[in-house]
RNA sequence: CUCCUUGUAGUUCAAUGGACAGAACGGCUCACUCCUAACGAGCAAAUGUAGGUUCGAUUCCUGCCAAGGAGA
Numbered sequence: 001c002u003c004c005u006u007g008u009a010g011u012u013c014a015a016u017g018g019a020c021a022g023a024a025c026g027g028c029u030c031a032c033u034c035c036u037a038a039c040g041a042g043c044a045a046a047u048g049u050a051g052g053u054u055c056g057a058u059u060c061c062u063g064c065c066a067a068g069g070a071g072a
Stems, first nucleotide, its partner, number of pairs: 001071007010025004018055001027043004048064005
């Protein structure tokens, strides 16, 4: 320098272009208990960034950023 892959809650992962972006673990609150743990109920928490296409984008296209890989 060229090409490829990936980027979603704190973490690990889902989500045919269409319902409120879900799950597990973790966090907080409540209940339970003599106390703690476990179990139970509830709450908060995310689409890398800027554009484009579309009635509608996590999904498709382009640039950039970040991580990884291949080649020269």

Overview:
The RNA shown here (transfer RNA) has 72 nucleotides and comes from a bacterium. Its mean pLDDT, the model's own confidence on a scale to 100, is 81.